[in-house]
Annotation
Predicted 3D model of a 348-nucleotide part of an RNA (small-subunit ribosomal RNA, central domain) from an uncultured prokaryote. Its Rfam family is "Bacterial small subunit ribosomal RNA". RNAcentral holds the full RNA, with entries from ENA.
Context: one part of a larger RNA
RNA sequence: CUGGGCGUAAAGCGCACGUAGGCGGACUGAUCAGUUAGAGGUGAAAUCCCAGGGCUCAACCCUGGAACUGCCUUUAAUACUGUCAGUCUAGAGAUCGAGAGAGGUGAGUGGAAUUCCAAGUGUAGAGGUGAAAUUCGUAGAUAUUUGGAGGAACACCAGUGGCGAAGGCGGCUCACUGGCUCGAUACUGACGCUGAGGUGCGAAAGCGUGGGGAGCAAACAGGAUUAGAUACCCUGGUAGUCCACGCCGUAAACGAUGAGAGCUAGACGUCGGGCAGCAUGCUGUUCGGUGUCGCAGUUAACGCAUUAAGCUCUCCGCCUGGGGAGUACGGUCGCAAGAUUAAAACUC
Repeated sequence: CUGGGCGUAAAGCGCACGUAGGCGGACUGAUCAGUUAGAGGUGAAAUCCCAGGGCUCAACCCUGGAACUGCCUUUAAUACUGUCAGUCUAGAGAUCGAGAGAGGUGAGUGGAAUUCCAAGUGUAGAGGUGAAAUUCGUAGAUAUUUGGAGGAACACCAGUGGCGAAGGCGGCUCACUGGCUCGAUACUGACGCUGAGGUGCGAAAGCGUGGGGAGCAAACAGGAUUAGAUACCCUGGUAGUCCACGCCGUAAACGAUGAGAGCUAGACGUCGGGCAGCAUGCUGUUCGGUGUCGCAGUUAACGCAUUAAGCUCUCCGCCUGGGGAGUACGGUCGCAAGAUUAAAACUC
């Protein structure tokens, strides 16, 4: 390489958009490029293979045959693929009418709580722990009442509930805005799927500049514990956490399961619609999500099972023993941290 694989053994890019490319619905006609069949030419010799023969055998050599799976020309075939022309509506889109939602961005606003400040009441403790101590407090703490300041997060509702491509999204109101679902249709007519490169988005931490800073809290300091304790526990506490703009581009970025399409028993929940029936709040049915169990099937097993890991098709990505190593070197990107691409020697 052929092949075999990718939930957990090595292996699905974090996610999307999309270029090239690959693949692509139904019908009719044309063409005959691919395809198939026949014929002709060529495919040097040697080699390989087969049958004989010659060196005493063999290697070796000689003769004949076959083969050289290819290319060219030509004659046909026309199902399929391609191409061209025309048509269609089941894919995809569109229009109209409804609907649900923590989808996104910006602005405003609310209450509870923590902390701090001021004042009142009040007096000796308070904190904290397994037990303590560091710590705070007679310069009046803790507790309690009133007022004020400021920042951050939104209890209950809350739900294997919802929305989003993923990361993710949760007080309330307004403005702008993306997507989705259902129902109807007399519209377009394959406009589709995937997607190497590429581009964009992308938790937390981290970085740059400027703000902000209540609580929490790496680092750090102290108190304990301990043989020691650079920890676990406690008292403090700075970056950071928050905002604006810019960068970083990684995560057990997980469903450890790429995207799309078709087909293949059911049962029971739940969310959003539609339709029908009546006993008007239930039953039946249908479409779209989200779960649990389970048949066939599948799997090494565990398990999966119409939301497949079943049966098929299309396209992309990736794997090929462990360590060395996701490292070195080089390239690209980055302010840096580093990211990405990515070996070998050696060793078992």